[in-house]
């Protein structure tokens, strides 16, 4: 860095360090000196692995539940909308909604 597969409208601090940006990209909109990113501390979740439990399999596997001291993660808006296609409605016109793509994030795995 490429691929596969899986996830997404829940949750998650008026902390400390820090000083101006930040929400991937595009167009929006927005967040930010009442402090931006980054970092530490908390914290949330439960992907992965670990422990328990039932239940099933029958040689060490699988399927729920549970827990949370391990590896990743995340902690402002739905992945903040939205970029392509199709359906459906609807304007004088720009429009709306739903589905799906594709795109970007995590996670497990493969090269």
């Nucleotide at each position: 860095c490429u691929c596969u597969u899986a996830u997404g409208a829940a949750g998650a601090g008026a902390g400390g360090c820090g000083g101006a940006g930040g929400g991937a990209c595009u167009g929006g909109c927005c967040c930010u000196a009442u402090g931006a990113a980054g970092c530490c501390c908390g914290g949330c979740a439960a992907c992965c692995a670990u422990u328990c439990a039932a239940c099933a399999g029958c040689u060490u596997u699988g399927u729920u539940g549970a827990a949370a001291a391990g590896g990743u993660g995340c902690u402002a808006a739905a992945u903040c909308c939205u970029g392509c296609a199709a359906a459906g409605c609807g304007u004088a016109a720009u429009g709306c909604u739903u589905u799906g793509a594709c795109a970007a994030a995590u996670a497990a795995g493969a090269g």
Predicted 3D model of a 111-nucleotide RNA (SAM riboswitch aptamer (S box leader)) from Peribacillus loiseleuriae. The prediction has a mean pLDDT of 84. The sequence was found by an Rfam model in a public genome assembly. NCBI's taxonomy places the organism under Bacteria, Bacillati, Bacillota, Caryophanales, Peribacillus.